C1' cells in the first nucleotide's frame, strides 16, 4: 500500500455483486459446448453512528 465466495474482481455510510469454479437439471444414444436453477464470502478485537464492507483506531498477514 493491500486483505470481500474456492480463485480473480466490484460495490466507498442504507438488505454485498459479477466471472471462473462446485452440485443439479434441460439437450445429447453417450459425452462436450450452450441454458436453467442452485451453493458459497466483507482477517481480528475496539470506536463513532439509527445504520459500518465502507469513517476512526489497534492487533495479525502479505508486499
Nucleotide at each position: 500500500g493491500c486483505a470481500u465466495a474456492g480463485u480473480u474482481c466490484a460495490a466507498g455510510g442504507g438488505u454485498a455483486g459479477a466471472a471462473c469454479a462446485g452440485u443439479g437439471g434441460u439437450c445429447u444414444c453417450c459425452a462436450a459446448a450452450a441454458c436453467c436453477a442452485u451453493c458459497g464470502a466483507u482477517g481480528u478485537g475496539g470506536g463513532u453512528u439509527c445504520g459500518a464492507u465502507u469513517c476512526c483506531u489497534a492487533c495479525u498477514g502479505c508486499u
This is a predicted structure of a 63-nucleotide RNA (transfer RNA) from uncultured Eisenbergiella sp. The sequence is in RNAcentral, with records from MGnify. Its mean pLDDT, the model's own confidence on a scale to 100, is 84.